[in-house]
Context: one part of a larger RNA
RNA sequence: CUGGGCGUAAAGCGCGCGUAGGCGGUUCAGUCAGUCAGAUGUGAAAGCCCUGGGCUCAACCUGGGAACUGCAUUUGAUACUGCUGGACUGGAGUAUGGUAGAGGGAAGUGGAAUUCCGGGUGUAGCGGUGAAAUGCGUAGAUAUCCGGAGGAACACCAGUGGCGAAGGCGACUUCCUGGACCAGUACUGACGCUGAGGUGCGAAAGCGUGGGUAGCAAACAGGAUUAGAUACCCUGGUAGUCCACGCUGUAAACGAUGUCAACUAGCCGUUGGGGACGUUAAAGUUCUUAGUGGCGCAGCUAACGCGAUAAGUUGACCGCCUGGGGAGUACGGCCGCAAGGUUAAAACUC
Numbered sequence: 001c002u003g004g005g006c007g008u009a010a011a012g013c014g015c016g017c018g019u020a021g022g023c024g025g026u027u028c029a030g031u032c033a034g035u036c037a038g039a040u041g042u043g044a045a046a047g048c049c050c051u052g053g054g055c056u057c058a059a060c061c062u063g064g065g066a067a068c069u070g071c072a073u074u075u076g077a078u079a080c081u082g083c084u085g086g087a088c089u090g091g092a093g094u095a096u097g098g099u100a101g102a103g104g105g106a107a108g109u110g111g112a113a114u115u116c117c118g119g120g121u122g123u124a125g126c127g128g129u130g131a132a133a134u135g136c137g138u139a140g141a142u143a144u145c146c147g148g149a150g151g152a153a154c155a156c157c158a159g160u161g162g163c164g165a166a167g168g169c170g171a172c173u174u175c176c177u178g179g180a181c182c183a184g185u186a187c188u189g190a191c192g193c194u195g196a197g198g199u200g201c202g203a204a205a206g207c208g209u210g211g212g213u214a215g216c217a218a219a220c221a222g223g224a225u226u227a228g229a230u231a232c233c234c235u236g237g238u239a240g241u242c243c244a245c246g247c248u249g250u251a252a253a254c255g256a257u258g259u260c261a262a263c264u265a266g267c268c269g270u271u272g273g274g275g276a277c278g279u280u281a282a283a284g285u286u287c288u289u290a291g292u293g294g295c296g297c298a299g300c301u302a303a304c305g306c307g308a309u310a311a312g313u314u315g316a317c318c319g320c321c322u323g324g325g326g327a328g329u330a331c332g333g334c335c336g337c338a339a340g341g342u343u344a345a346a347a348c349u350c
Base pairs, nucleotide, nucleotide: 004321005320006319007304008303012318014201015200016199017198021194022193023192025088026087027086028085029084030083031082033081034080035077036076037075038074039073040072041071042070049065050064051063052062053061054060091191092188093187094186095185096183097182098181099180103177104176105175106174107173108172109171110154115149116148117147118146119145120144121143125136126135162169163168206247207246208245209244210243211242215241216240220236221235222234223233258317259316260315261314262313263312266295267294268293269292270291271290272289273288274287275286276285277284299306300305323350324349325348332343333342334341335340
């Protein structure tokens, strides 16, 4: 070097974009760099290997051969790869007509509910629990009616439904904006795939500055429980949760399953689009396409299970793993305001 793996045993970067690099559709011609064949030179001797000879054998010495898998020059071969030029349309993309959608950003608006405030009615309790107590209430609470304030979240619709690369996205209206899918035609003509570094996005919590604060609620206080109770239960309650801007960059960031492409039985549901049959219109039946689910053949798997949304059969490229603990730690570097993140050992021990 070759050889094994990564759903659950160690192992897929949280997810995109993309540089270098790696890999790359069909066809014609040229070239001959890679590749293949021949020749020449060289590849010191000794040693190794084969085969002879000499010390009585052997070790040892010695003749010959082979080998030296390499390099250079040269003559050829041209299928494949490369390079150069031409052409093509199936990959990829553009245009056209439609469709669905909680995709993203901004502004505005709405109703229900909680809380608080003002007023009316009304009187002794309310609240809470396993049971209580702390707490609230005759300075008039709880309950109930009317009015007002303010913040946050959007019941029903709602669906293994939809959209998004992932994180994630759910009231309504308007504006700005990204992507996807379908149908048929035209166009470009390999423009592609992956992607070390790099760069952007990235839940919650946390941090900085300035706002906001209804409800909830770490910390904290009190009441209970208990042997104790720094808890579980109850009454309160501050950061925070919300907004703007900036930072942090991590999660069981999960399908614990990298991205792209091709191929490989069927059956049932559902979402978006299209065609055919059918209908006044629907409903319905069927075909097809892009998703999203349930079974299941072959095959795979240690088993569980996966099974056209593969963990099947293959190819391209990247990432990662190599006994447990020590340890995702120390040290150093880089990043960060900090918290910390990232990269990442060893001694020792079993």